Context: one part of a larger RNA
RNA sequence: UGACGGGGGCCCGCACAAGCGGUGGAGUAUGUGGCUUAAUUCGAUGCAACGCGAAGAACCUUACCUGGCCUUGACAUGCAGAGUUCAACCGGUGAAAGCCGGCGGCCCGCAAGGGCGAUCUGCACAGGUGCUGCAUGGCUGUCGUCAGCUCGUGUCGUGAGAUGUUGGGUUAAGUCCCGCAACGAGCGCAACCCCUAUGGUUAGUUGCCUGGUUAUGCCAGGGUCUCUAGCCAGACUGCCCUGUCAAACGGGGAGGAAGGUGGGGAUGACGUCAAGUCAGUAUGGUCCUUACGGCCAGGGCUGCACACGUACUACAAUGCCCAAUACAGAGGGAAGCAAGACCGCGAGGUGGAGCAAAUCCCAAAAAAUUGGGCCCAGUUCAGAUUGAAGGCUGCAACUCGCCUUCAUGAAGGAGGAAUCGCUAGUAAUGGCGCAUCAGCUACGGCGCCGUGAAUACGUUCCCGGGCCUUGUACA
Numbered sequence: 001u002g003a004c005g006g007g008g009g010c011c012c013g014c015a016c017a018a019g020c021g022g023u024g025g026a027g028u029a030u031g032u033g034g035c036u037u038a039a040u041u042c043g044a045u046g047c048a049a050c051g052c053g054a055a056g057a058a059c060c061u062u063a064c065c066u067g068g069c070c071u072u073g074a075c076a077u078g079c080a081g082a083g084u085u086c087a088a089c090c091g092g093u094g095a096a097a098g099c100c101g102g103c104g105g106c107c108c109g110c111a112a113g114g115g116c117g118a119u120c121u122g123c124a125c126a127g128g129u130g131c132u133g134c135a136u137g138g139c140u141g142u143c144g145u146c147a148g149c150u151c152g153u154g155u156c157g158u159g160a161g162a163u164g165u166u167g168g169g170u171u172a173a174g175u176c177c178c179g180c181a182a183c184g185a186g187c188g189c190a191a192c193c194c195c196u197a198u199g200g201u202u203a204g205u206u207g208c209c210u211g212g213u214u215a216u217g218c219c220a221g222g223g224u225c226u227c228u229a230g231c232c233a234g235a236c237u238g239c240c241c242u243g244u245c246a247a248a249c250g251g252g253g254a255g256g257a258a259g260g261u262g263g264g265g266a267u268g269a270c271g272u273c274a275a276g277u278c279a280g281u282a283u284g285g286u287c288c289u290u291a292c293g294g295c296c297a298g299g300g301c302u303g304c305a306c307a308c309g310u311a312c313u314a315c316a317a318u319g320c321c322c323a324a325u326a327c328a329g330a331g332g333g334a335a336g337c338a339a340g341a342c343c344g345c346g347a348g349g350u351g352g353a354g355c356a357a358a359u360c361c362c363a364a365a366a367a368a369u370u371g372g373g374c375c376c377a378g379u380u381c382a383g384a385u386u387g388a389a390g391g392c393u394g395c396a397a398c399u400c401g402c403c404u405u406c407a408u409g410a411a412g413g414a415g416g417a418a419u420c421g422c423u424a425g426u427a428a429u430g431g432c433g434c435a436u437c438a439g440c441u442a443c444g445g446c447g448c449c450g451u452g453a454a455u456a457c458g459u460u461c462c463c464g465g466g467c468c469u470u471g472u473a474c475a
Base pairs, nucleotide, nucleotide: 001475002474003472004471005470007469008468009467010466011465012464013463015459016458019422020421021420022419023418026313027312028311029310030309031308032307033306034304035303042053043052064299065298066297067296068295069294070293073125077124078123079122080121081120082119086117089102090101091100092099093098105116106115107114108113127288128287130286131285132284136282138277139276140275141273143271148187149186150185151184152183153182154163155162156161167178168177169176193265194264195263196262198233199232200231201230202229203228204227208222209221210220211219212218236259239253240252241251242250243249315415319374320373321372322371323370324369331362332361333360336355337354341350342349343348381412386407387406388405389404390403391402392401428451429450430449431448432447433446434445
């Protein structure tokens, strides 16, 4: 000087408390451990691994296993030689890959021959998701969006170092003010950026309004409103009162759509964990080279006495079922989205208007509301499991896809110890969309809107953190 203390002081944070809803019990989905296996490829492992890499494992992917094959190789560049041997096409064999055979490319030239591409032989080399993240780059997680981390000059100290950065107030903040052997500065904080909340202005199609029309994307008119998207205004403790030496700040008020960082996002200092990643790519070293490389078929990654994490669905009456009726936002669409119509109980099928889309389509929003039924029961709750019949995608759904209909109708009576999230348009709850994608094991992830709470006395305690101080046999 740090680090640490079941030392002290001050202060924060859904840290506790006050509340609301969960997890832990059930079933299923999914990830992991374990076990099993020819293989169940590999990585991630307290917080910060475990719906994680994986925004899509039937084949492919695929790295694993078994079997069949190739050896200058699936791919790159170069050298030497051969010489027309070959690509495409056809045949045989085979599970395919491969192997065997037939035919035989283009240009110049009458021809001999020459050139190009491919082929073959040989040599350099290719190739490796083999190892090392404790050799690395790059990227990322974490403490933590916590308020810290430093430097120049000066001063003090023999020196390591200190001072500044401590102190008194204040703040979300090393934010600002005052004081001070310090005076300044940098990286962080804040602001500048994006979305959102109000208004003005410009513009008016495919959007909006009015009229016509059965209706429309049609016709006519409009530039008020909604909206769209460019520019601008607006919020700055700017104004008033009060407390205060001052500054900041606290309390109250006016005006205002919004008030003291308005709400949300992006943004992550010096560093810590030899944290993570050699399997995204790059890369040093090392190892393999008829194999640890390459091709193919089938299998596996989906195995199941069990244990854990994360979710979904429930256990019902603030509910379930039936019927009727209403209101979104944000997205996606050409090897695509697909309307009306017809067939089917349905998944779906036939067909194809329109739309590269403010025009057409996906598209029905659902909870809600209204009416009716159920009457507290393992039930008209719950839907696992199983049987049968179908549909869709795809070369192919046996291992191992999703969906529909009929039948079947398991556990489950609100979950022990323990434990998690959340302070407002939040929690809770309801649906909708997208990426990946032929299809899908999505109940996951990322977004969008609808309905919409309760509680916070407070900082004694638990956890994490910041500043000062103290002890130390630790570095």